Record summary:
Predicted 3D model of an 87-nucleotide RNA (transfer RNA) from a bacterium. The prediction has a mean pLDDT of 81.

[in-house]
RNA sequence: GGAGAGGUGGCUGAGUGGCCGAAAGCACCGCCUUGGAAAGGCGGCAGGGGCGAAAGCUCCUCGUGGGUUCGAAUCCCACUCUCUCCG
Numbered sequence: 001g002g003a004g005a006g007g008u009g010g011c012u013g014a015g016u017g018g019c020c021g022a023a024a025g026c027a028c029c030g031c032c033u034u035g036g037a038a039a040g041g042c043g044g045c046a047g048g049g050g051c052g053a054a055a056g057c058u059c060c061u062c063g064u065g066g067g068u069u070c071g072a073a074u075c076c077c078a079c080u081c082u083c084u085c086c087g
Stems, first nucleotide, its partner, number of pairs: 001086007010026003018070001028044005046061006063079005
């Protein structure tokens, strides 16, 4: 340099146009249980912006930036990063 695959909450990872901020697992937090732990059970759990005294409401975000579409994590383009193969 060429080809292919991939980038989704803290981590792994499913989702291939609408029911999807989005499954599941791990981690973490709270509670139950215990003399105390572990294990187990139940519940919670992405980040950021705006409004608000709070409760809460609302908007944006699926590597980055554009495009297509009524509608995009999903389709197209460019860039960027990772992995594999070829030279």